Molecule: transfer RNA
Organism: Candidatus Omnitrophota bacterium
C1' cells in the first nucleotide's frame, strides 16, 4: 500500500431485521452479633456518520481504533 477478522455495560461476551441479554464487578435492602457467603432487587449499553427499509446491534458506503496476513 492492499486482503481479512473484530468494535455491545466498569471488565469478558451472545444477539441470522420488530422484546438490548448473559457471566464477574458495582450500590441498596434482607438473613448473621460481625466478617465472609446467600437470596431479592437496582444502575450503567450497541466506536462515529450516512443510506437502505415502515422498523437497524444486525444489511450497504465512508471514516476511525484494535489485531492478522500479504508486500
Nucleotide at each position: 500500500g492492499g486482503g481479512g477478522c473484530c468494535g455491545u455495560a466498569g471488565c469478558g461476551u451472545a444477539g441470522c431485521g420488530g422484546g438490548a441479554g448473559c457471566g464477574c464487578g458495582c450500590c441498596a435492602c434482607g438473613a448473621u452479633g460481625g466478617c465472609a457467603u446467600c437470596g431479592u432487587g437496582g444502575a450503567u449499553g450497541u466506536g462515529a456518520g450516512a443510506g437502505u427499509u415502515c422498523g437497524a446491534c444486525c444489511c450497504u458506503c465512508u471514516c476511525c481504533g484494535g489485531c492478522u496476513c500479504c508486500a